[in-house]
Molecule: transfer RNA
Organism: Patescibacteria group bacterium
RNA sequence: GCCCCUGUGACGCAAUGGUAGCGUGUCAGUUUCCGGAGCUGGAGGUUGCGAGUUCGAGUCUCGUCAGGGGUA
Numbered sequence: 001g002c003c004c005c006u007g008u009g010a011c012g013c014a015a016u017g018g019u020a021g022c023g024u025g026u027c028a029g030u031u032u033c034c035g036g037a038g039c040u041g042g043a044g045g046u047u048g049c050g051a052g053u054u055c056g057a058g059u060c061u062c063g064u065c066a067g068g069g070g071u072a
């Protein structure tokens, strides 16, 4: 250089083109003599960035950036 894969809350991952969810963590409540565990609830996301297609894009297309792998 060329080819392929990945990028989504603090972290690990989901999501048939149709309301972005789950676990961990965090905060509050409940429980307890106090904690832990358990249970209930809340907060937390410009879906790496820019553009296009579409009534509608995390998902499809193009560009770009970052990480990983392959190839001489």
Base pairs, nucleotide, nucleotide: 001071002070003069004068005067006066007065010024011023012022013021018055026042027041028040029039030038048064049063050062051061052060